[in-house]
RNA sequence: GGCUGCGUAGCUCAGUGGUAGAGCAGACGUUUCAUAAGCGUAAGAUCAGAGGUUCGAUCCCUCUCGCAGCCA
Numbered sequence: 001g002g003c004u005g006c007g008u009a010g011c012u013c014a015g016u017g018g019u020a021g022a023g024c025a026g027a028c029g030u031u032u033c034a035u036a037a038g039c040g041u042a043a044g045a046u047c048a049g050a051g052g053u054u055c056g057a058u059c060c061c062u063c064u065c066g067c068a069g070c071c072a
Stems, first nucleotide, its partner, number of pairs: 001071007010024004018055001027041004048064005
């Protein structure tokens, strides 16, 4: 330098065009003499950034940034 894949909650990951979810972690409640485990509740995301297509974009297209891999 060329090519490919990935980027979504604190962490690990779903979601492939119609209002963004789960598990774990953290908070609160319940239970216990107390802690842990269990159960319940609520919170937590400008979906890496910008532009485009579309009535509508996490999803499709282009560029940029970051990470990983392959080729030279």
The RNA shown here (transfer RNA) has 72 nucleotides and comes from Candidatus Woesebacteria bacterium RBG_13_36_22. RNAcentral records the identical sequence in 3 taxa. The coordinates come from a structure-prediction model, not an experiment, and the mean pLDDT is 84. It matches the Rfam family "tRNA". Rfam's curators write: Transfer RNA (tRNA) molecules are approximately 80 nucleotides in length.